[in-house]
RNA sequence: UCAGAUGGCCGGAUGACCGCGGGCGGGGCGACCUGUUCGAGGAAAGUCCGGGCUCCACGGAAAGACGGUGCCGGUUAACGGCCGGCGGGGGCGACCCCAGGGAAAGCGCCACAGAAAUGACACCGCCUAAGGCCCUAAAGGCCCGGCAAGGUUGAAAUGGUGCGGUAAGAGCGCACCGCGUUCCUGGCAACAGGGACGGCACGGCAAGCCCCACCGGGAGCAAGACCAAAUAGGGACGGCACGUGAUGGUUUCCGCAUCGCCGUCCGGGUCGGUCGCGCGAGGUGUGUGGCGACACACAUCCCAGAGGAAUGGUCAUCGCCGCGCAAGCGGUACAGAACCCGGCUUACAGGCCAUCUGAUAUU
RNA sequence: GGGGCUGUAGCUCAGUUGGGAGAGCGCGUGAAUGGCAUUCACGAGGUCAGCGGUUCGAUCCCGCUCAGCUCCACCA
Numbered sequence: 001u002c003a004g005a006u007g008g009c010c011g012g013a014u015g016a017c018c019g020c021g022g023g024c025g026g027g028g029c030g031a032c033c034u035g036u037u038c039g040a041g042g043a044a045a046g047u048c049c050g051g052g053c054u055c056c057a058c059g060g061a062a063a064g065a066c067g068g069u070g071c072c073g074g075u076u077a078a079c080g081g082c083c084g085g086c087g088g089g090g091g092c093g094a095c096c097c098c099a100g101g102g103a104a105a106g107c108g109c110c111a112c113a114g115a116a117a118u119g120a121c122a123c124c125g126c127c128u129a130a131g132g133c134c135c136u137a138a139a140g141g142c143c144c145g146g147c148a149a150g151g152u153u154g155a156a157a158u159g160g161u162g163c164g165g166u167a168a169g170a171g172c173g174c175a176c177c178g179c180g181u182u183c184c185u186g187g188c189a190a191c192a193g194g195g196a197c198g199g200c201a202c203g204g205c206a207a208g209c210c211c212c213a214c215c216g217g218g219a220g221c222a223a224g225a226c227c228a229a230a231u232a233g234g235g236a237c238g239g240c241a242c243g244u245g246a247u248g249g250u251u252u253c254c255g256c257a258u259c260g261c262c263g264u265c266c267g268g269g270u271c272g273g274u275c276g277c278g279c280g281a282g283g284u285g286u287g288u289g290g291c292g293a294c295a296c297a298c299a300u301c302c303c304a305g306a307g308g309a310a311u312g313g314u315c316a317u318c319g320c321c322g323c324g325c326a327a328g329c330g331g332u333a334c335a336g337a338a339c340c341c342g343g344c345u346u347a348c349a350g351g352c353c354a355u356c357u358g359a360u361a362u363u
Numbered sequence: 364g365g366g367g368c369u370g371u372a373g374c375u376c377a378g379u380u381g382g383g384a385g386a387g388c389g390c391g392u393g394a395a396u397g398g399c400a401u402u403c404a405c406g407a408g409g410u411c412a413g414c415g416g417u418u419c420g421a422u423c424c425c426g427c428u429c430a431g432c433u434c435c436a437c438c439a
Base pairs, nucleotide, nucleotide: 001359002358003357004356005355006354007353008352009351010350012318013317014316015315016314017313018312020039021038022037023036024035025034026033027032041334045345046344048343049342050341051340052339053220054219055218056217058255059254060253062252063251066216067215068214069213070212071085072084073083074082075081086100087098088097089096090095101211102210106209107208108205109204110203123151124150125147126146127145131143132142133141134140159177160176161175162174163173164172178200179198180197181196182195183194184193185192186191224275225274226273227272234266235265236264237263238262239261240260245259246258247257248256268438269437270436282301283300284299285298286297287296288295289294319332320331321330322329323328364435365434366433367432368431369430370429373388374387375386376385382419390406391405392404393403394402412428413427414426415425416424
């Protein structure tokens, strides 16, 4: 210098004028006027996970159903997140990717092609040693047979490579690799390394059913609480008859509570106000512990909030990008809170920083 | 704001143990008719909403994104 990898940050700045929403004040009988202060994001988005909070009157127990997660250890309020490690795959490398338990518990599926697709198989092919026949004999041919090395199909063909062996072959024998069982060593563990034994049995699919382990009660701020106003406490259907019942927002069981009550639907009325609702698993800085996620301590700050609607506009100067010789012209991403928080995912013009890798050149 | 469902031909919809993309209406051509309609025969027409993953193989199984539809408040 070029090409990359990983992690993090920013995502317009300043000034003037006009305007909008909330809080706290001041003036005014009031309408209103006025001062001051605060006022979108890294994703506020998708609503995909996890929690707080609220209600289901309340408590307990397990089981079933259903849903989810899935190597190991940690972290956290919790998680399907994050961190560290293990195993597998990719890359020269920095580094990246993996829904990564179980297929010798069972069921199911494996189209087409192919001889054969799991109870594996014999189309082409290889062989004629042993047995029989033809033949004088050899050679050759046929029968009875042997084999799975090679070919063909497929996503996948039942260990692989080499040597020996054989009529031809074959774990038939041996060596190495793979696989299985078992033991030892290291590690909290996943797992790794080594030894012995076994000629090999065990194809793939669990983002098919399923098995195993673990987790989960349901609904959601239109939750829910209070005040006020208005109306027909109307109708239909279903359930139960004073406890062996019904209801209590998944089922069962036990306790408990209530009962002319409960559920569903139709019909009637209101579309007002207050709270929930902004101090929080909060932000920033420093220190300590830890490889890290993170934890702890101290200091400091108060930081949007509604009606679904506010959080903006204009001008000037500058920055960045594009076009142009120049004056200048055009553009300046994705997008916008609605109960709150931790993550994930998706969208995003452009720019900056740190660490690292490879190649080339120079010293 | 929150919950649920759907997306297959121009329209309405089928599509299951994952392997052929289909039906009716409509459209086009031809026949039949003096002509039109009906009828008959033949034919065209698809990113299975989009992207990615699992699998030998995806309309189907899983994830993400997009679009559309639908439900909800309080009182007696």
Molecule: RNase P RNA; transfer RNA
Organism: Rhizomicrobium sp.